The RNA shown here (small-subunit ribosomal RNA) has 1390 nucleotides and comes from a metagenome. The prediction has a mean pLDDT of 83. Its Rfam family is "Bacterial small subunit ribosomal RNA". Its family is annotated with structural constituent of ribosome and ribosome in the Gene Ontology. RNAcentral holds the sequence, with entries from SILVA.
RNA sequence: AGAGUUUGAUCCUGGCUCAGAACGAACGCUGGCGGCGUGGCUAAGGCAUGCAAGUCGAGCGGAUUUGUAGCAAUACAAAUUAGCGGCGGACGGGUGACGAAUACAUGGACAACGUGCCCUGGACUCGGGGAUAGCGGCGGGGAAACCCUUUGCGAAAGUGCCGGUAAUACCCGAUGACCUCGCGGGAUCGCAUGAUCCUGUGAGCAAAGUUCCGGCGGUCCUGGAGCGGUUCAUGUCCUAUCAGCUAGUUGGUGGGGUAACGGCCUACCAAGGCAUCGACGGGUAGCGGGCGUGAGAGCGCGACCCGCCACAUCGGAACUGAGACACGGUCCGGACACCUACGGGUGGCUGCAGCAACGAAUAUUCCGCAAUGGGCGCAAGCCUGACGGAGCGACGCCGCGUGCAGGAGGAAGUCCUUCGGGAUGUAAACUGCUGUCGGGGGCUAGGAACAUUGACCAGCCCCAAAGGAAGCACCGGCUAACUCCGUGCCAGCAGCCGCGGUAAUACGGAGGGUGCGAGCGUUGUUCGAAAUUACUGGGCUUAAAGCGCGUGUAGGCGGGAUGGCAAGUGUCGGGUGAAAUCCCUCGGCUCAACCGAGGAACUGCCUGGCAAACUGCUGUUCUUGAGGCAGGUAGAGGUGACUGGAACGACUGGUGGAGCGGUGAAAUGCGUAGAUAUCAGUUGGAACGCCGGAGGCAAAAGCGGGUCACUGGGCCUGUCCUGACGCUAAGACGCGAAAGCGUGGGGAGCGAACAGGAUUAGAUACCCUGGUAGUCCACGCCGUAAACGAUGCGCACUAGGUAUGAGAGGGUCUGACCCCGAUCGUGCCGCAAAGAAAUCGAUAAGUGCGCCGCCUGGGGAGUACGGCCGCAAGGCUAAAACUCAAAGGAAUUGACGGGGGCUCACACAAGCGGUGGAGUAUGUGGAUUAAUUCGACGCGAAGCACCUCACCUGGGUUUGACAUGUACGGAUGCUCUUUUGGAAACAGGAGUAGGCUGCCUUCGGGUGAAACGUGCACAGGUGCUGCAUGGCUGUCGUCAGCUCGUGCUGUGAAUUGUCGGGUUAAGUCCCUCAACGAGCGAAACCCCUAUCGUUAGUUACCAGCGGGUCAUGCCGGGGACUCUAGCGAGACCGCCGGCGUCAAGCCGGAGGAAGGCGGGGACGACGUCAAGUCAUCAUGGCCCUUAUGCCCAGGGUGUCACACGUACUACAAUGGUCUGGACAGAGCGACGCGAUACCGCGAGGUGGAGCAAAUCGCAGAAACCAGGCCUCAGUUCAGAUUGCAGUCUGCAACCCGACUGCAUGAAGCUGGAAUCGCUAGUAAUCGCGCAUCAGCCAUGGCGCGGUGAAUGUGUUCCUGAGCCUUGUACACACCGCCCGUCAAGUCAUC
Repeated sequence: AGAGUUUGAUCCUGGCUCAGAACGAACGCUGGCGGCGUGGCUAAGGCAUGCAAGUCGAGCGGAUUUGUAGCAAUACAAAUUAGCGGCGGACGGGUGACGAAUACAUGGACAACGUGCCCUGGACUCGGGGAUAGCGGCGGGGAAACCCUUUGCGAAAGUGCCGGUAAUACCCGAUGACCUCGCGGGAUCGCAUGAUCCUGUGAGCAAAGUUCCGGCGGUCCUGGAGCGGUUCAUGUCCUAUCAGCUAGUUGGUGGGGUAACGGCCUACCAAGGCAUCGACGGGUAGCGGGCGUGAGAGCGCGACCCGCCACAUCGGAACUGAGACACGGUCCGGACACCUACGGGUGGCUGCAGCAACGAAUAUUCCGCAAUGGGCGCAAGCCUGACGGAGCGACGCCGCGUGCAGGAGGAAGUCCUUCGGGAUGUAAACUGCUGUCGGGGGCUAGGAACAUUGACCAGCCCCAAAGGAAGCACCGGCUAACUCCGUGCCAGCAGCCGCGGUAAUACGGAGGGUGCGAGCGUUGUUCGAAAUUACUGGGCUUAAAGCGCGUGUAGGCGGGAUGGCAAGUGUCGGGUGAAAUCCCUCGGCUCAACCGAGGAACUGCCUGGCAAACUGCUGUUCUUGAGGCAGGUAGAGGUGACUGGAACGACUGGUGGAGCGGUGAAAUGCGUAGAUAUCAGUUGGAACGCCGGAGGCAAAAGCGGGUCACUGGGCCUGUCCUGACGCUAAGACGCGAAAGCGUGGGGAGCGAACAGGAUUAGAUACCCUGGUAGUCCACGCCGUAAACGAUGCGCACUAGGUAUGAGAGGGUCUGACCCCGAUCGUGCCGCAAAGAAAUCGAUAAGUGCGCCGCCUGGGGAGUACGGCCGCAAGGCUAAAACUCAAAGGAAUUGACGGGGGCUCACACAAGCGGUGGAGUAUGUGGAUUAAUUCGACGCGAAGCACCUCACCUGGGUUUGACAUGUACGGAUGCUCUUUUGGAAACAGGAGUAGGCUGCCUUCGGGUGAAACGUGCACAGGUGCUGCAUGGCUGUCGUCAGCUCGUGCUGUGAAUUGUCGGGUUAAGUCCCUCAACGAGCGAAACCCCUAUCGUUAGUUACCAGCGGGUCAUGCCGGGGACUCUAGCGAGACCGCCGGCGUCAAGCCGGAGGAAGGCGGGGACGACGUCAAGUCAUCAUGGCCCUUAUGCCCAGGGUGUCACACGUACUACAAUGGUCUGGACAGAGCGACGCGAUACCGCGAGGUGGAGCAAAUCGCAGAAACCAGGCCUCAGUUCAGAUUGCAGUCUGCAACCCGACUGCAUGAAGCUGGAAUCGCUAGUAAUCGCGCAUCAGCCAUGGCGCGGUGAAUGUGUUCCUGAGCCUUGUACACACCGCCCGUCAAGUCAUC
């Protein structure tokens, strides 16, 4: 000292949260010792029991006991003591209920005061008297002795009568003042009342004794010390949703009362007193020294210790006394509790312990008067729950320990692991050493003073033994510390943000780590961080915040000069600011905590001296602030009255004759009873066109035809007057748009409500036709608004430019006109400055001063309650519970818009052909099923009868169908033949005739590579996760974009570059430019194709020459041509003209095979879609392991009431059919293509020439051409479906193949809404080939050539895209965001 959290990111505002310190604490886990502190914060609720205030025999008389003497009575001595008497029980101890001032703190005052015990000084202590406690007696019986026996009465508490006694108790008398009071005189002093002293005189008041003779006492007066009483000033919490309060109230006089002043009390008189500087009321609270925190200022607190106050069960009262209205005294009343014989009594822990209760929570019914202190006493001493100690509680602070050293490249266990290893970790074990604390034993300084006195504490020595002594929280960020497993939005965590939905460093456990340590965490509270109430030290245009505007009261603030005063202010001094605490220094406990001493400090208050600049007060003066006066001047400034024209409606009359009106289009409505239109006239109300302006005026609201009257303010000029008269403004008062309200008018147009017509899914709306309040006037209310410049008023200062209203003055010879222009107003731009930025910027949101108002997170809420106002509507003032982690401002990048601009694309339009209707094929959905395996949602499928295969049923198998390692076995092995069961797989059996099997060999054999068998490791999985992944792919999209470096701009996110002007298919190129360059894309480079040249010439070609054939480049040959396939050329806006900026480029032309990218292909930027694929492959994790692996048979993926997509074939005459005839390209072929020939109607069969192919074959191209038939029909169209007979492939065509022939001959006659493709060799149409493949469900896919159009030169619209710009409350980004009602539970009100 800061940090987290609003956003995709940014800056700001702003709240919430965290890290710190503290505590009379509590709770959880844990707990070795000691020192010093501290401990009922709640029920000032209630209390059993014990103790907490007594003492004095040296004040007094007695009583009792003991002892001595005595027979005894009695005497003496000692001790004890109830009573009388004295002192003390007003201190000490407790608590904080009350109390907001009768209190406390600080500083004064008493000339209105008191004072026992103590100290100082002076004086005195004489004589007498009567009582009263204590004590004795007071029941009954009896003559008495005596008996009953607790016996005056009463249960008890308590208390009566009679008798008699003492005093330092009480009373009377005497003496008496420097005592008190009255009257008189004088002196000194004081701020006033007055005080003090001297003096004269009169009146009044004292006493107590005791003794061992040392003493202790008694009375009066004076002074002191200490203590107390009273009084004054200042300060001391919240609330105005408490604004007025007060009758002893305020004052006076007389009287009373007190130690003393005083309405303290009383009678009378007067009518005062207090209050926005907050009276009165309500709430809360003991106050201070101090304590906590804080840099400080502050904020919070008032436990322990000290001072003061208040209280003692609640309320009231006095008595005694020096002192009380009295905690453990008295009286009265209340509540409560206890005792009771029911008549009546007793009690007061807020003393120390202790109890129950309350509560999250707070201790022993301990020891001692040894110390310190207090009461009494001459003293010894007694009393003392004050106090000194101990006990309990980790409640706090402080100190100590739980060991120290050595000890492995490092045990075991545990954890992790890429399986190599790493971590725990010198940690342990083990070796050596030490002895704090605790335990045991013994001794003794000190706390103790002159001696005596120790409850408790303390000190020293010895013994044993590493032994008895470590936990708690945390480890996602903030915040220091990470891995594995479990769990799977579950369980849970959480201070804030937030974690958890199958790889969680955030949950739980473990290992490891971090922090602190006899503690550690949690909770609560306070301060801090928070400049988040801002005095120090904040704000108000848009974040919360300027009252709608003015006038003005209190208050606050206030111009120049000069004299005085000294309140503020400064400085020097005096008093006070208790002690403790804090701070510094030193000292004492071994250290520390703790304690002691000295110093400093206590920032304050009171007071004296000095100073006089500033503020203030006061005197004098000034004119510049302010105002007045005079002369001008602009203006929708205000009020009232009068008045004008246009428009509009109505009415009357004329003309006229079918519509008018209204809308996007209509309808409602009006009109033949004459509308609309038009002419003339009458009437009515409201508003004032042009001028008119970013113009003017006004405090704001607001003000617009003209004239008159009355009236407010401004500006300019003059500088004659006043002389600070000023600024602001809480309350207060006034004004205050629209709507609304009251009463009465008025009512043309417009027009809430309302009615109707439309629109619509609906339409209580937008549009239309009507229309009432209202709008207008007068008077009275209301008092609000986005009453906005979202910007309070005043003054001063701080660059400019420009426009405009008013305008003194000046210039041009004069005037008009024009120009300059001080000053005031209204706007725009802009520097500095300011600001989070947008922006503001002399009309400040700049720099300062003065005053007022207002703000303090969002919601709840400008709401409830209360008060005030209002006729009402409602207004003003204005909360809380509860809830959220944000709500916001400005700007940025995107995305989006039924925003804008520019521009593209078969996007639309123009056109051609289709789909959607039919039948069939195929795919998907759905349904079905034992299974119809899966994925995907334009795919895997470029070949599902078995296989494929992943699915189902059934059968079988378990080291496995496949790989590697290892152990053991033994030549066992493989091939082959045969056999049983079986659907096969598989399981089991038999046979050795033949064959196969490496190396060494002495040919006996050895070994064991391969194979086989058994076992262990392991294999295997088309099982899951494409949301854990790699790779590959799709899509936007062949769209023209996507970025970087450096620089510049901005606080920043970001921007610029990449924008702008042109141009392009293109971010293509050019120009400009705070940008300059560069990269990935585009283009080019590559391939095919179009032209030509050249080289080469077989299997291709054949012009010329020659040969040959029925015929054919068939042969010799040729290298011309076509062609083949290598290498080149060619096209570049290069040339010409025009346009364009001298550019890029565009248009036209020439030439050319080809012209402005010639046509086509390959090639796909940054990225997007958690797009697709774990089932091509690879792969993390998870799962199965006699099964989710493997093998087999059969079935299924081919089901079918339906729905959708994609195709094929058609519906016919531009056709069908028959006959004849012509012309391709690109491919493929040895497990192959297969010719000629022959057989079959045909599919095909037989057969096998040729060909690893420019040579042979597939191979007949078809549309087309020529001719014939068909003649508009479900047909000679169309071919589905079905029957029969076949062919071919294959182990096998039932489920479930293709093809052939004959027969059959369905739907369909151009397809609703809707929708697809295509811009040229394209669409359309025609056939051919190939991959996969035994065959084939191919009408699919990929290629090839043949024939070969139409239309468009446009960009309004639909779809998509690019760039610029704009709005945004979106950022998961419009498939976004978000509002209200309703439903379910509960409560209250109506």